Predicted 3D model of a 75-nucleotide RNA (transfer RNA) from a Patescibacteria group bacterium. It matches the Rfam family "tRNA". It is annotated as a transfer RNA. The coordinates come from a structure-prediction model, not an experiment, and the mean pLDDT is 80. It was read from a public genome assembly.

RNA sequence: GCGGUGGUAGCUUAGUCCGGUUAAAGCGUCUCCCUGUCACGGAGAAGAUCGUGGGUUCGAAUCCCAUUCACCGCG
Numbered sequence: 001g002c003g004g005u006g007g008u009a010g011c012u013u014a015g016u017c018c019g020g021u022u023a024a025a026g027c028g029u030c031u032c033c034c035u036g037u038c039a040c041g042g043a044g045a046a047g048a049u050c051g052u053g054g055g056u057u058c059g060a061a062u063c064c065c066a067u068u069c070a071c072c073g074c075g
Base pairs, nucleotide, nucleotide: 001074002073003072004071005070006069007068010027011026012025013024020058029045030044031043032042033041051067052066053065054064055063
């Protein structure tokens, strides 16, 4: 230099195939209930404009282009 895979909440992932109402789940965090206390259990809440920038579209995590980072392969 070329090709491939990946980047979504504090962490681990789903969702991309086939664009569509509020981006979902587990763990974690916070509050309340339960308990003599802790744990367990129950109820609720906060938290991601989807790596970045641009384009297409009525509408983009999803399609297109560029770019950045990590990993793998080729030269």